The part of an RNA shown here (large-subunit ribosomal RNA, domain III) has 390 nucleotides and comes from Synergistes jonesii. The prediction has a mean pLDDT of 82.
Context: one part of a larger RNA
RNA sequence: GAGUAGCGAGAAAUAUGCAAAAAACAUAUUCACCGAAAACCCGAGGAUUCCUGGGGAAGGUUCAUCCGCCCAGGGUUAGGCGGGCCCUAAGGCGAGGCUGAAAAGCGUAGUCGAUGGACAGCGGGUAGACAUCCCCGCCCUUCGGUAGUUCGUUUGACAGAAGCGGGAAAGCAGAAAGCUAUGCGCGCCGGGCGACGGACAUCCCGGUACAAAGAAGUAGGCCGAUGAGGGAGGCAAAUCCCCCGCAUCAUAAAGCCGAGACCUGACGUGGAAGAAACAAAAUUCUGGAAGGCGCAAAUGCUCGGCUGCCGAGAAAAGCCGCUAUGGAGAACUAUCGGACCCGUACUUCAAACCGACACAGGUGGGUUGGCCUAGCAAGCUAAGGUGAAC
Numbered sequence: 001g002a003g004u005a006g007c008g009a010g011a012a013a014u015a016u017g018c019a020a021a022a023a024a025c026a027u028a029u030u031c032a033c034c035g036a037a038a039a040c041c042c043g044a045g046g047a048u049u050c051c052u053g054g055g056g057a058a059g060g061u062u063c064a065u066c067c068g069c070c071c072a073g074g075g076u077u078a079g080g081c082g083g084g085c086c087c088u089a090a091g092g093c094g095a096g097g098c099u100g101a102a103a104a105g106c107g108u109a110g111u112c113g114a115u116g117g118a119c120a121g122c123g124g125g126u127a128g129a130c131a132u133c134c135c136c137g138c139c140c141u142u143c144g145g146u147a148g149u150u151c152g153u154u155u156g157a158c159a160g161a162a163g164c165g166g167g168a169a170a171g172c173a174g175a176a177a178g179c180u181a182u183g184c185g186c187g188c189c190g191g192g193c194g195a196c197g198g199a200c201a202u203c204c205c206g207g208u209a210c211a212a213a214g215a216a217g218u219a220g221g222c223c224g225a226u227g228a229g230g231g232a233g234g235c236a237a238a239u240c241c242c243c244c245g246c247a248u249c250a251u252a253a254a255g256c257c258g259a260g261a262c263c264u265g266a267c268g269u270g271g272a273a274g275a276a277a278c279a280a281a282a283u284u285c286u287g288g289a290a291g292g293c294g295c296a297a298a299u300g301c302u303c304g305g306c307u308g309c310c311g312a313g314a315a316a317a318g319c320c321g322c323u324a325u326g327g328a329g330a331a332c333u334a335u336c337g338g339a340c341c342c343g344u345a346c347u348u349c350a351a352a353c354c355g356a357c358a359c360a361g362g363u364g365g366g367u368u369g370g371c372c373u374a375g376c377a378a379g380c381u382a383a384g385g386u387g388a389a390c
Stems, first nucleotide, its partner, number of pairs: 012030006031387004039367004045347002049345001050074006059067002079140002081343004086117002091112003097106003121138005141339011158326002163322004171309004177302003182296005187208006209269002213264002220257003224249004229244003233241002274285003310313001353362002369381003
């Protein structure tokens, strides 16, 4: 220079409290803002920022009694959620091998590698901080023990490949039906009846809820089925797959896929009005009403379906069948017991991530009510959140 520029999009007001000190902290009331978000839940990233108590140097663009700051203590509980003891993709590594002067490069068998496949948990409660993990209730998977029943030991139950086959296993677009989430209305239940005109009702306020699983198998969709025979294919074998003709039955039966509703779950959970203390609030206690019907309705489910089209739309394992082979026990029911490792706090369109900052930027997925509407538009609003530090 200069007490100059600036103090980084935005609505606050009042009272009370704590305090040395309050525009900014706490509580209450009023007001205002977002509401396909400025709400909620995940994934990445961060790594204790979470909660409780305390602090007031520094950090905080001002103040600060406050904080994502400092100090101390505490907090993340799993057979079922996610990952591993399963599978493979791109890609990586790579025994032998090939190449290279070497370092090393490539690559077979393999072995890793999710962003995909496979695989058994829902509802409620608790809580200062975690909960599909703790607790309650109701379920499920796998392994083992015991008991019973049935079947079986060469008239072979059952298991079963690192082999063979099926399946897993798929694009894009379109259309319709049946549903559900959800919403609205009526009814029902509980409460109110109001200072001044009207109103005891065709008024007002609130509520009207519930999963996995089991059982049953619907709307809808798919498929010709069965039997014996033959065969040179599936690197060996096969009763499996595939091919061939024959017989019987057939336009429908058997079979397969399959929402939702109903029933059980539930004599359960949850559930409004009420009361107490306190300056107020957080809080605590009691209580246990109604729970039906109709309409609308998805981008969700049936649907891995159906129809159309050409650009013709992963793999492997689990799973099912087959044989090679093993073979004396096996299956079901009941009951009892076992079930390893890692993650789990908090933030997450942001003051905690990437941007040197508490930075008007950037950041993948899911849910997303009401009025008005074609609408995830615009406007207003619920739940919820916020008033952003001069």